[in-house]
RNA sequence: CCACGAAAGCGGCAAACCUGUCGAAAGGCAGCGACGCAAAGCUAUAGGGCCUUCCCAUUUAUUAAUGGAUGGCAGCCAGUUACCGAA
Numbered sequence: 001c002c003a004c005g006a007a008a009g010c011g012g013c014a015a016a017c018c019u020g021u022c023g024a025a026a027g028g029c030a031g032c033g034a035c036g037c038a039a040a041g042c043u044a045u046a047g048g049g050c051c052u053u054c055c056c057a058u059u060u061a062u063u064a065a066u067g068g069a070u071g072g073c074a075g076c077c078a079g080u081u082a083c084c085g086a087a
């Protein structure tokens, strides 16, 4: 340095539920709270995947169905940077 990840140290993050708030929704933020995490740090106009449909298009006309991100998810994969050091 690359890989690896301990019933190590110092520390870190914080799922669900609930409350408030923003949003059409997905979801975000704050509080509470810990299910978990060795990248649960960052990246979502040039990777894949997933969620949603205010709006648009289409339809047998409809408080519907289907299709579509310009809206989201990094705690899905991926990319990228990084702390510690037992085997």
Base pairs, nucleotide, nucleotide: 004085005084012037013036018031019030020029021028022027035075041080042079043078047077048076049073050072051071055068056067057066058065059064
Description:
Model confidence (mean pLDDT): 85 of 100. Predicted 3D model of an 87-nucleotide RNA (c-di-GMP-I riboswitch aptamer). It matches the Rfam family "c-di-GMP-I riboswitch aptamer". Its family is annotated with cyclic-di-GMP binding in the Gene Ontology.